RNAcentral holds the full RNA, with entries from SILVA. A computed fold for a 529-nucleotide part of an RNA from a metagenome, annotated as small-subunit ribosomal RNA, 5' domain.
Context: one part of a larger RNA
RNA sequence: GAAUCAACGCUGGCGGCGUGCCUAACACAUGCAAGUCGAACGAGAAAGUGGGGGCAACUCCAUGAGUAAAGUGGCGACCGGGUGAGUAACACGUAGCUAACCUACCCUCAAGUGGGGGAUAACCUGGGGAAACCCGGGCUAAUACCGCAUAACAUCCCGAUAACAUCGGUUGUUGGGAGCAAAGGUCCGCAAGGACCGCUGGAGGAGGGGGCUGCGGCCGAUUAGCUAGUUGGUGAGGUAACGGCCCACCAAGGCUUUGAUCGGUAGCCGGCCUGAGAGGGCGCACGGCCACACUGGCACUGAAACACGGGCCAGACUCCUACGGGAGGCAGCAGUGGGGAAUUUUGCACAAUGCCCGAAAGGGUGAUGCAGCAACGCCGCGUGAGGGAUGAAGGCCUUCGGGUCGUAAACCUCUUUCGAUCGGGAAAAACGGGCGGGUGAAUAAUCCGCUCUGAUGGUACCGGAUGAAGAAGCCCCGGCUAACUACGUGCCAGCAGCCGCGGUAAUACGUAGGGGGCGAGCGUUGUUC
Numbered sequence: 001g002a003a004u005c006a007a008c009g010c011u012g013g014c015g016g017c018g019u020g021c022c023u024a025a026c027a028c029a030u031g032c033a034a035g036u037c038g039a040a041c042g043a044g045a046a047a048g049u050g051g052g053g054g055c056a057a058c059u060c061c062a063u064g065a066g067u068a069a070a071g072u073g074g075c076g077a078c079c080g081g082g083u084g085a086g087u088a089a090c091a092c093g094u095a096g097c098u099a100a101c102c103u104a105c106c107c108u109c110a111a112g113u114g115g116g117g118g119a120u121a122a123c124c125u126g127g128g129g130a131a132a133c134c135c136g137g138g139c140u141a142a143u144a145c146c147g148c149a150u151a152a153c154a155u156c157c158c159g160a161u162a163a164c165a166u167c168g169g170u171u172g173u174u175g176g177g178a179g180c181a182a183a184g185g186u187c188c189g190c191a192a193g194g195a196c197c198g199c200u201g202g203a204g205g206a207g208g209g210g211g212c213u214g215c216g217g218c219c220g221a222u223u224a225g226c227u228a229g230u231u232g233g234u235g236a237g238g239u240a241a242c243g244g245c246c247c248a249c250c251a252a253g254g255c256u257u258u259g260a261u262c263g264g265u266a267g268c269c270g271g272c273c274u275g276a277g278a279g280g281g282c283g284c285a286c287g288g289c290c291a292c293a294c295u296g297g298c299a300c301u302g303a304a305a306c307a308c309g310g311g312c313c314a315g316a317c318u319c320c321u322a323c324g325g326g327a328g329g330c331a332g333c334a335g336u337g338g339g340g341a342a343u344u345u346u347g348c349a350c351a352a353u354g355c356c357c358g359a360a361a362g363g364g365u366g367a368u369g370c371a372g373c374a375a376c377g378c379c380g381c382g383u384g385a386g387g388g389a390u391g392a393a394g395g396c397c398u399u400c401g402g403g404u405c406g407u408a409a410a411c412c413u414c415u416u417u418c419g420a421u422c423g424g425g426a427a428a429a430a431c432g433g434g435c436g437g438g439u440g441a442a443u444a445a446u447c448c449g450c451u452c453u454g455a456u457g458g459u460a461c462c463g464g465a466u467g468a469a470g471a472a473g474c475c476c477c478g479g480c481u482a483a484c485u486a487c488g489u490g491c492c493a494g495c496a497g498c499c500g501c502g503g504u505a506a507u508a509c510g511u512a513g514g515g516g517g518c519g520a521g522c523g524u525u526g527u528u529c
Stems, first nucleotide, its partner, number of pairs: 001529004006525005013381006019374002021339001026337003030334003035075003040072002048063006082292003092216007101209003106205004111200003114148001116146002123138006155178010184197005218264003225255003230252006237245001267289004271282004294315005317328004345371001347370003353367001354365004384414004394405004418470001421464004428456001432452007473518005478499003484513005494501002
């Protein structure tokens, strides 16, 4: 000098864009953060309103409404969001391999969707419990569950043959055999049938993932030896898949001064900072990958998890309890306590972008879009402009002549950014819905026009009126280093980055005048180059 997720001191007008717990991966009150589908299925309220009966209490019918809430079932919940604890490792980066693999939804291609069965929640009913919830009996549906049929270019087995190969095998062509599927719903139609959405097995694709390998990136030798599933083989198991991944048996191997093992530290990268570069430092925000979700372990479901807002067990902690037993997990968004030098609102909206569900309408979304707070950073703008004296007053200095603050002020002329105020007022909106039209057999699909839909926001922006009006500080002035005098103080009080100042004329302390620097900031401290 540059930089900073900064903090502290003094000061502080506006806007745009960013950024905002680096410490306790400490503990958390409260609300919200993952639902959706009635076009898979069976059931199905109440308040209110209208009417009837009744002296009234009340009761009946209709509507509310096939709505709400719940249940079965499907898809999603494995994405998105957070954090950096652990990890020195194929975790990451890069280049490859997988002839050792998987892939729901989506796209393309060809084929099929026949015929049966038994249950079970909800509901009714009985019981237990303080609760959480649990147990029994009875009824019922399905795109829930289970057989049967049919089925190959897919799977497996036995052959033939060609190519490739890591020489175990793989791929292609071909012959024979074996076992294996499915579900319906809505609409149109008198029907036959058709359309759409699904369902089943298969081939291919896209995107996603699993596994393996070469190379690369920290410190310590005041850590020198480490290793028993250890290293290899055979067989069996397991997995989507190779493999000591696991197991039985056999062999005795494997790693290491080119640093094994041990210890310390650390998420990795694209990148960021600095620097002429080489290099050094860093890994906040944004993007990619990984790991974790109170701590430790485990599996279930599923295409995918060993699963942040799923389950089980153990532990610590907190809460409820009728003492028998239960409930919980903010490293999601806000917010609280605590720690700390230090880090924000318990905001608005699904209008847009995206994601999930749905045929759609639509629903959900603390992702996201916005707003709020903070000079925390960067950038931009303003706090007025022109004229104005041999130069007011006042301050300071003075050799008492004067010098300086100083065109500075006053005063004159002018402008009105920004702020405050009044008025107008967006783009972001097109999907989709409604209406009309073209095409079409069609109320399907598709195209065109009009119209409806905005959290931000009465915001941005534009215009009017007013008046210089509302808007400047901070640090420094001995040398390094740009900027000097006076007074006070008297090795005191104090200053200080280094050298050093201060003991009676201190340009170095304190104040004042003057000056220098930067400017809505300026200094200090920490950290990096």
Its Rfam family is "Bacterial small subunit ribosomal RNA". Its family is annotated with ribosome and structural constituent of ribosome in the Gene Ontology.